The prediction has a mean pLDDT of 88. Large-subunit ribosomal RNA, domain IV from a fermentation metagenome, 327 nucleotides, folded computationally.
Context: one part of a larger RNA
RNA sequence: UCACGGUUAAGGAACUAGGCAAAAUAGUCCUGUAACUUCGGGAGAAAGGACGCCACUGGCGACAGUGGCCGCAGAGAAUAGAUUCUGGCGACUGUUUAACAAAAACACAUGGCUAUGCGAAUUCGAAAGAAGCUGUAUAUAGCCUGACACCUGCCCGGUGCUGGAAGGUUAAGAGGAGAUGUCAUCGCAAGAGAAGCAUUGAAUUGAAGCCCCAGUAAACGGCGGCCGUAACUAUAACGGUCCUAAGGUAGCGAAAUUCCUUGUCGGGUAAGUUCCGACCUGCACGAAUGGCGUAACGACUUGGGCGCUGUCUCGACGAGGGGCUCG
Repeated sequence: UCACGGUUAAGGAACUAGGCAAAAUAGUCCUGUAACUUCGGGAGAAAGGACGCCACUGGCGACAGUGGCCGCAGAGAAUAGAUUCUGGCGACUGUUUAACAAAAACACAUGGCUAUGCGAAUUCGAAAGAAGCUGUAUAUAGCCUGACACCUGCCCGGUGCUGGAAGGUUAAGAGGAGAUGUCAUCGCAAGAGAAGCAUUGAAUUGAAGCCCCAGUAAACGGCGGCCGUAACUAUAACGGUCCUAAGGUAGCGAAAUUCCUUGUCGGGUAAGUUCCGACCUGCACGAAUGGCGUAACGACUUGGGCGCUGUCUCGACGAGGGGCUCG
């Protein structure tokens, strides 16, 4: 000096991003056990007590009771929950980045929409064929949501999807007016030019699609501005006006979302940018890209308390093992 492992006066989180690490708790029996709750739980809640040996009594016995004995210590060593209050997120058990992430991510039971009538839709394949399925709409596939309770508002203008078919547009094809080349023939020449063979080619006809007309948001998505007004002031139930497809309903709200911001008030502390409860001025919440609650659960995460401690004040001292020095 390093790593491992011990002890430590007084204090007891003052350490630190954070009680990280360590300490503490721990068994069995008895007493006792709150809020809340989906009545199952919460719960080993919490908080307490007992535990050895000897004798006697009772009992078949495990054991119980009474009396006595010893130690600092009787679950005498070892193995063997610390606990509580509070908010967030996710209902839960589960799954995951083999080797830096275990989570609030994924899954999940539940709910919904869409497709599919069976040689099903969907998927693999060039096809044959196969999965779906030796299944048949209480099924299968795709997408979203994510227990449960209460709910899930308005907009179909845009994009998508579904349906419609009158009109507009529209391909190949059909069609063939006409044009051009060549050339018999006619003409003194200039030139004209049948048939054929070629090269082109107007009108007309011609499906789906698109335009068009409807429906559809638990489809993708969207859900306003300005001005004035009440007998103090302030505010505006009210009125006016512009724009829109419609102007955000219920609920929640400085939030895993709040820039200004350490917003303001209250609580907790001697002192609190965090935390909890409110307010609403929501830069930029909001209803299955679900909204808001919620018992239980969580190696999740925020803040507080009790216990406990070398985390710290602030260090110190042992042990065994390396380094190092000497041999």